Source information: Lysine riboswitch aptamer from Romboutsia lituseburensis DSM 797, 170 nucleotides, folded computationally. Of the family's consensus pairs, 98% are formed in the model.

[in-house]
RNA sequence: GCCUAGGGUAGAGGUGCUUAGAUUAAGAGUACUUAGUAGUAGCUGGCAAGUGUUGAUAACUAAGGAAAGGAAUCGUAGCCGAAGAGAGUUAAUUGGCAAAUAAAUUCUCUGGAUUUGCACAAAAUAUGUGCAAGGCUGUCACUUGCUAAAAGUGUUGAGCUACAAGGUUU
Numbered sequence: 001g002c003c004u005a006g007g008g009u010a011g012a013g014g015u016g017c018u019u020a021g022a023u024u025a026a027g028a029g030u031a032c033u034u035a036g037u038a039g040u041a042g043c044u045g046g047c048a049a050g051u052g053u054u055g056a057u058a059a060c061u062a063a064g065g066a067a068a069g070g071a072a073u074c075g076u077a078g079c080c081g082a083a084g085a086g087a088g089u090u091a092a093u094u095g096g097c098a099a100a101u102a103a104a105u106u107c108u109c110u111g112g113a114u115u116u117g118c119a120c121a122a123a124a125u126a127u128g129u130g131c132a133a134g135g136c137u138g139u140c141a142c143u144u145g146c147u148a149a150a151a152g153u154g155u156u157g158a159g160c161u162a163c164a165a166g167g168u169u170u
Base pairs, nucleotide, nucleotide: 001168002167003166004165008163009162010161011160014080016079017078018077021074022073023072024071032064033063034062035061036060037059042051043050044049046097047096083110084109085108086107087106088105089104090103092101093100094099111137112136114134115133116132117131118130119129120128121127138156140154141153142152143151144150
C1' cells in the first nucleotide's frame, strides 16, 4: 500500500433529528343534549343499510356543553440515515363490504437547517408534508495561495475523521 470491508469500536456537523410526559392558548360557546317556536318531506352514507308524518334534516329562542389531530413552552429517553417521504408485501385491529389504522419488512429518493413560490392537509392567517428555486453551512476532492489564513469549482451520508485485529505485498 492492498484485501477481509457496504465489517468493528469511538467521534464531528448544529436554530441537528425523533420522542414519553406536564402546562398553556386556540379548536369553541363549535359539535352534541334537553325544552320550546314555526314548519314540511326528506335526511345520513362510497355502497349496503339506517332514520323520518309518533313530524326528522335545516332555521330561531333558552339552558347546559365537549373532544381529536395539529401548535407553543418546559422536558424524559434514544441518537448522527439521526430521521423523513413514496411504493410493495405480511399478518393484526375496526368494519356488513369498500376502505382505514398502527407494526414489521423489501425497494427507491433525501448531507443539514432555513427563505420564497405553488399544491395538499388542517378550524386557521398557526403549522406540517411534497416539488421547484435562492443564499447559508458541514464533509471530501481538485485548483490558487505557501507562512498560512482563506478563496474558487464540483460531488454528497452505503459518506467523512480516528483507532484496532487478521492476511498479503514492498
The coordinates come from a structure-prediction model, not an experiment, and the mean pLDDT is 80.